[in-house]
This is a predicted structure of a 350-nucleotide RNA (Bacterial RNase P class A) from Acetanaerobacterium elongatum. Rfam family: Bacterial RNase P class A. By type it is a ribozyme. RNAcentral holds the sequence, with entries from ENA and Rfam. NCBI's taxonomy places the organism under Bacteria, Bacillati, Clostridia, Eubacteriales, Acetanaerobacterium.
RNA sequence: CGAGUAGACCAGACUGCGGCGCGGGCGAUGCUUUUGCACCUGCCUGUGAGGAAAGUCCGAGCUCCACAGGGCAAGAAUAGCGGCUAACGGCCGCCGGAGGCGACUCUAGGGAAAGUGCAACAGAGAUAUACCGCCCAGCAUUCGUGCUGAGUAAGGGUGGAAAGGCGAGGUAAGAGCUCACCGGCGCGCAGGAGACUGCGCGGCCCUGCAAACCCUAUUCGGAGCAACACCAAAAUGGGAGCUAAGCCUGCCCGGCAUUCCCGACUAGGUGGCUGGAGCCCUUGCGGCAACGCAGGGCCAAGACAGAUCGUAGUUUAAUACAGAACUCGGCUUACAGGUUUAGUCGCGCC
Numbered sequence: 001c002g003a004g005u006a007g008a009c010c011a012g013a014c015u016g017c018g019g020c021g022c023g024g025g026c027g028a029u030g031c032u033u034u035u036g037c038a039c040c041u042g043c044c045u046g047u048g049a050g051g052a053a054a055g056u057c058c059g060a061g062c063u064c065c066a067c068a069g070g071g072c073a074a075g076a077a078u079a080g081c082g083g084c085u086a087a088c089g090g091c092c093g094c095c096g097g098a099g100g101c102g103a104c105u106c107u108a109g110g111g112a113a114a115g116u117g118c119a120a121c122a123g124a125g126a127u128a129u130a131c132c133g134c135c136c137a138g139c140a141u142u143c144g145u146g147c148u149g150a151g152u153a154a155g156g157g158u159g160g161a162a163a164g165g166c167g168a169g170g171u172a173a174g175a176g177c178u179c180a181c182c183g184g185c186g187c188g189c190a191g192g193a194g195a196c197u198g199c200g201c202g203g204c205c206c207u208g209c210a211a212a213c214c215c216u217a218u219u220c221g222g223a224g225c226a227a228c229a230c231c232a233a234a235a236u237g238g239g240a241g242c243u244a245a246g247c248c249u250g251c252c253c254g255g256c257a258u259u260c261c262c263g264a265c266u267a268g269g270u271g272g273c274u275g276g277a278g279c280c281c282u283u284g285c286g287g288c289a290a291c292g293c294a295g296g297g298c299c300a301a302g303a304c305a306g307a308u309c310g311u312a313g314u315u316u317a318a319u320a321c322a323g324a325a326c327u328c329g330g331c332u333u334a335c336a337g338g339u340u341u342a343g344u345c346g347c348g349c350c
Base pairs, nucleotide, nucleotide: 001346002345003344005342006341007340008339009338010337012315013314014313015312016311017310018309020048021047022046023045024044025043026042027040029038030037031036050321054332055331057330058329059328060327061326062224063223064222065221069253070252071251072250075220076219077218078217079216080094081093082092083091084090095109096107097106098105099104110215111214115213116212117209118208119207131156132155133152134151136149137148138147139146140145164182165181167179168178169177183205184204185202186201187200188199189198190197191196228271229270230269231268237262238261239260240259246256247255248254278298279297280296281295283294284293285292286291
């Protein structure tokens, strides 16, 4: 200098004029013993969309069923080991496998000896098999070979895959038949919390697929802020039921309960609604890390047809993706421009 890898951060700024939402203070008016409440417009002041606010894919907080369970079935999810967390299908570390020169990335990671199923086509044959071949014996022979019998699965072919691989010995020709090395499997020893790793012994060698059905282990009540609570308005009209229907999941046990249908009225307002499993700190301690504990500091939108804009100027790399609606922890997707940390490979120089 170039190429690539794993992270973190910003997502424009400033000035003048005018304008919005929420909160606080002052002021004015009314009520009020005080406290305070309501309303008004005027001034001052604090604050006002995101790293993904998106997707609605997971997990929760919260509310109700409900004073709150137990069991079974079904269904769904997860799946190497250990840790973190409120929890998760998340995060961190480690092990195995695959990829990369490497930094690193991905992971479909329990079970095929519980059972069922699939492996199209090609091919002789897909738990099976002899198509071409190879060897031996007999018969025949036009001396090229043909037929029959017995043996074979090393060579060739088909295929994604032919049932351990490669090399040597051995054999009539061959075969783990034997041997060395390697792989799988079993046993033993050692190390490690563990997944697993190393070493030794043993010819034990019985395909693949479970992201096929399934088995095993673990987890899971339902509905959702349009939840729910209160006020106002209307209004006690009719029918059925209260041994039950109904509700708590589909069933059982055990419970709850004034419920269900039709008609009428309302569809307005207030709370829920933002102080949190909250955020920040090159702080201290523990931990490889995720993270936890301690200390210090901060309060940062709560709208409800839905607020943050218009204009003039200066400047900048910032001209992308894109706007909260109960809240939070994750995952996934989209993304212009820029800043920065660590390490890998290549080239050159010292």